[in-house]
This is a predicted structure of an 84-nucleotide RNA (transfer RNA) from Candidatus Portnoybacteria bacterium CG02_land_8_20_14_3_00_45_8. It matches the Rfam family "tRNA". It is annotated as a transfer RNA. It was read from a public genome assembly. NCBI's taxonomy places the organism under Bacteria, Bacteria candidate phyla, Candidatus Portnoyibacteriota.
């Protein structure tokens, strides 16, 4: 230099036919149980604003296509693998 695969909450990792982003698990927080703890059970858990209902933003960065993009297209960055 060329080719392929990948980058999503705190973490692992889903969602690919373009149609509610974050299923499921871990972790964390609150509660129950206990003399106390562990284990177990229940609830919550992307961010910001709001008392709240809710609103806005968010899939490595930027742009494009589209009513609608994590998903398709282009450029760039990073990681892994292969070829030279």
């Nucleotide at each position: 230099g060329c080719c392929g695969c990948g980058g999503u909450g705190u973490u692992g990792g889903a969602a690919u036919u373009g149609g509610c982003a974050g299923a499921c698990a871990a972790g964390a927080u609150g509660g129950a149980c206990u003399c106390a703890a562990a284990a177990u059970c229940c609830a919550u858990u992307g961010g910001u604003g709001g008392c709240g209902a809710c609103a806005c933003c968010g899939u490595g960065a930027g742009a494009g296509u589209u009513c609608a993009a994590a998903u398709c297209u282009c450029u760039c960055c990073c990681g892994c693998g292969g070829c030279a």